[in-house]
RNA sequence: ACCCGACAAAGCCAAACCCUCCGUGAGAAGGGGGCGGAAAGUGGCGGGUCUCCGAAGUUGAAGAUAGCCGAGCUGCCGAA
Repeated sequence: ACCCGACAAAGCCAAACCCUCCGUGAGAAGGGGGCGGAAAGUGGCGGGUCUCCGAAGUUGAAGAUAGCCGAGCUGCCGAA
């Protein structure tokens, strides 16, 4: 340094649900909450799922999801 990830230490993030608010919608943001997480940091690149519009997308020059998977970039701690 890499791999790895402990009933370690210090911190970190925050599902469902509730309130406010934005959006036609999937969903987003803020507050509460805490199921979980060692990348649950980051970016829609490949795949998946979902939404919108349409008569029609295998090929929307439309979106959402990074807490679905893969790969990319970055990163705290240090037992075996």
Molecule: c-di-GMP-I riboswitch aptamer
Organism: Nitrospiraceae bacterium